This record gives sequence, structure tokens and C1' cells, in this order.
RNA sequence: GCAUUUGUGGUCUAGUGGCUAUGACAUCUGCCUCACACGCAGAAGGUCGUGAGCUCGAUCCUCACCAGGUGUA
Repeated sequence: GCAUUUGUGGUCUAGUGGCUAUGACAUCUGCCUCACACGCAGAAGGUCGUGAGCUCGAUCCUCACCAGGUGUA
């Protein structure tokens, strides 16, 4: 260089055109406890990698770019 694949809260992850984007761990608050842990309840945390296009509507489809992985000369 070419081909292919991945990118979603702090970390991991579900979702695959449609109403407010899913869950776990972690964090914070409350309950529980003499106290801590465990457990229970709740909360905060996402411009869905960036930009453009198609569409009534894009996390999802198309294109370009950025970053990582794999293969190949």
C1' cells in the first nucleotide's frame, strides 16, 4: 500500500431504521450493622469515533476520514 474487522457512560456489553439507547461492574446517597463487608433501594454518568449523504425519521444503511486488531506482498 491492498483486503478485512472493530469503535456505544470510568470499564465491559446488548440493541440494528421508529416513542425516553440495554445490562453488569465501578462511583455516590440512603437503609441494614457497634463498625466494615455482603445484601436491599435509589441517583449521577452516553454529543453511540469524526464529518457528510440517503430517508418523514440514522446507534443501525452509504461514502470519506481518524484510531485499534488481523491477513497479505